Context: one part of a larger RNA
RNA sequence: GUGUUCCCCAAGGAACUAGGCAAAAAAGCGGCCGUAACUUCGGGAUAAGGCCUCCCUGCAGCAAUGUAGGGCGCAGCGAAAGUUUGUCUGGCAACUGUUUACCAAAAACACAGCUCCCUGCGAAGUCGUAAGACAAAGUAUAGGGGGUGACGCCUGACCAAUGCCAGAAGGUUAAAUAUCGGUGGUGAUCCCGCAAGGGUGAGCUGGCUGAUAUAAGCCCUGGUGAAUGUCGGCGGUAACUAUAACCGUCCUAAGGUAGCGAAGUUCCUUGUCGGGUAAGUUCCGACGCGCACGAAUGGCGUAAUGACUGGACAACUGUCUCGGGGAACAGCUCG
Numbered sequence: 001g002u003g004u005u006c007c008c009c010a011a012g013g014a015a016c017u018a019g020g021c022a023a024a025a026a027a028g029c030g031g032c033c034g035u036a037a038c039u040u041c042g043g044g045a046u047a048a049g050g051c052c053u054c055c056c057u058g059c060a061g062c063a064a065u066g067u068a069g070g071g072c073g074c075a076g077c078g079a080a081a082g083u084u085u086g087u088c089u090g091g092c093a094a095c096u097g098u099u100u101a102c103c104a105a106a107a108a109c110a111c112a113g114c115u116c117c118c119u120g121c122g123a124a125g126u127c128g129u130a131a132g133a134c135a136a137a138g139u140a141u142a143g144g145g146g147g148u149g150a151c152g153c154c155u156g157a158c159c160a161a162u163g164c165c166a167g168a169a170g171g172u173u174a175a176a177u178a179u180c181g182g183u184g185g186u187g188a189u190c191c192c193g194c195a196a197g198g199g200u201g202a203g204c205u206g207g208c209u210g211a212u213a214u215a216a217g218c219c220c221u222g223g224u225g226a227a228u229g230u231c232g233g234c235g236g237u238a239a240c241u242a243u244a245a246c247c248g249u250c251c252u253a254a255g256g257u258a259g260c261g262a263a264g265u266u267c268c269u270u271g272u273c274g275g276g277u278a279a280g281u282u283c284c285g286a287c288g289c290g291c292a293c294g295a296a297u298g299g300c301g302u303a304a305u306g307a308c309u310g311g312a313c314a315a316c317u318g319u320c321u322c323g324g325g326g327a328a329c330a331g332c333u334c335g
Base pairs, nucleotide, nucleotide: 002330003329004328005327006326007325008324009323011321012320015319020316030052031051032050033049038043040150054071055070056069057068058067059066060065072076077082085314086313087312088311089310090309091308092306093305097109098108113148114147115146116145117144118143119142125134126133127132151301152300153299154298156231157230158229161228162227163224164223165222166221167220170219171218172217177213178212179211180210181209182208183207184205185204186203190199191198192197232250233249234248235247236246259293260290271287272286273285274284275283
């Protein structure tokens, strides 16, 4: 000289690193003072920030405590266990909750709320071959199913396709069944014939086959988007330029409305501008020619909440500059 678990460190203080991971630090649900934006007026909030805290004696008081004087130490929360780091700003999810037993705790699931569909009760739905059971000892303010996901403001256009609902004039259409034929078997009767035989053919009957009659469905006619879904192109035009309110044209079922937007979505891209830094592919605010946002596969906001996630700062530190020292145990070496 190694490993594990701990302790300490000059100067600096995140320079470490994907990332303050780990560690450290401050504070300590005691008292007094004080406390912003925002807000759903409840919160935010112990926000932040500042001061005090021991012992002895007197007085007041039931006490907590207050008040006056004194004492010691660098230091008085406490005997100990114990006990919030904080601030600013985005994203996502409203929230508490749930989850991959043993690599994922989350922005995923759930949720209250909203909405659509089914169900009139021997309900729909589910289990069962059935009887029967649950639903429910319930009855549409109930029960089942789908979607969305608190709250606020909202939720645009398209029914051509697919699905579902309703409709019934026409077209098409199954197996049975019925009727009528075709093709067979048998064959009364009658006719011809000397006979053998030939013909006629009522009735009975098998298979195959054809026609007619007959359903839902499909075609068809309408409706329906918080049903599955979809939501254009080209050319020209204003008295600088640029741009195009405007015009033309093609196609479509209809051509993306409000809001948002380089986004957890932006390829080009480290877009451009502004902010923050000495320096910023990240971050925040804007812009918008959105490769390829967009309205319950919800759109946009939003206080509070979060072991969620991005950016910045204070404090703090062996994370680092860059290492050093110490303790215990193990390992190695020696005995």